[in-house]
Context: one part of a larger RNA
RNA sequence: CGCAGGAGAUCUGAGGAGAGCUGUCCUUAGUACGAGAGGACCGGGAUGGACCUGCCGCUGGUGCACCAGUUGUCGUGCCAACGGCACAGCUGGGUAGCCAAGCAGGGAAAGGAUAAGCGCUGAAAGCAUCUAAGCGCGAAGCCUACUCCAAGAUGAGAUCUCCCAUACGAAAGUAGUAAGACCCCUUGAAGACGACGAGGUAGAUAGGUCAGGGAUGGAAGCGUAGCGAUACGUGGAGUUGACUGAUACUAAUCGGUCGAGG
Numbered sequence: 001c002g003c004a005g006g007a008g009a010u011c012u013g014a015g016g017a018g019a020g021c022u023g024u025c026c027u028u029a030g031u032a033c034g035a036g037a038g039g040a041c042c043g044g045g046a047u048g049g050a051c052c053u054g055c056c057g058c059u060g061g062u063g064c065a066c067c068a069g070u071u072g073u074c075g076u077g078c079c080a081a082c083g084g085c086a087c088a089g090c091u092g093g094g095u096a097g098c099c100a101a102g103c104a105g106g107g108a109a110a111g112g113a114u115a116a117g118c119g120c121u122g123a124a125a126g127c128a129u130c131u132a133a134g135c136g137c138g139a140a141g142c143c144u145a146c147u148c149c150a151a152g153a154u155g156a157g158a159u160c161u162c163c164c165a166u167a168c169g170a171a172a173g174u175a176g177u178a179a180g181a182c183c184c185c186u187u188g189a190a191g192a193c194g195a196c197g198a199g200g201u202a203g204a205u206a207g208g209u210c211a212g213g214g215a216u217g218g219a220a221g222c223g224u225a226g227c228g229a230u231a232c233g234u235g236g237a238g239u240u241g242a243c244u245g246a247u248a249c250u251a252a253u254c255g256g257u258c259g260a261g262g
Base pairs, nucleotide, nucleotide: 001152005163006162007161008160009159010158011157015149016148017147018146021049022048023047024046025045026044027043033038051106052105053104054103055102059100060099061098062097066093067092068091069090070089071086072085073084074083075082076081110144111143112142117137118136119135120134164262166175167174168173180258181257182256183255184200185199186198187197188196205251206250207249208247209246210245211244212243214240215239216238221234222233223232224231225230
């Protein structure tokens, strides 16, 4: 821009993309078959490999604004307690998120038409013949079926709901609006930016605060014991990023723009 008014939703599915793999074991059954050795079809069940998709409850990895320990040095006047730097100084753990080595699921089943092949009926050609007319069976393959995209499918589809027939103008058109949308702002398990989602005071959108969860692992101060290093008590202490909830304390203020007349 189009889809012959303007919007907000929900669909249909022409068409397209993806997927499509396979082993072993048990049973049927030591049966059919076979002199024996050996050893099935058909059918039923179990469990794997590789691949794909999703997820984080479990096992773990990471986790640079979480907690603790610790070395050197500088600083806060000193002690104590802290802070900076040294690869995040080093070391031990670790929430959320992201992840695999962890967990779950998938290939199936079914239908249709067929290939090679196997047939029925059957002439040409009194026989025979699956074929010439006609009719069947028959593949991991084909068309469906499964998952995803999809009406620019210009062949532009459908359904539901909302807004309506303003002003000026001879007309072309212009302007202000409606439903609605955007700008702007708070933002997100959304994201390069656009986009998409949740919100904008008639409000829990983010931050803060409070409560909880989880993490770390016993804070500082004081007391007690010891010459002291240190230990114990106060006390599952103190601290705590992303998690769960509550709460308008802070910030989403105030505003602006576009948008039908068929």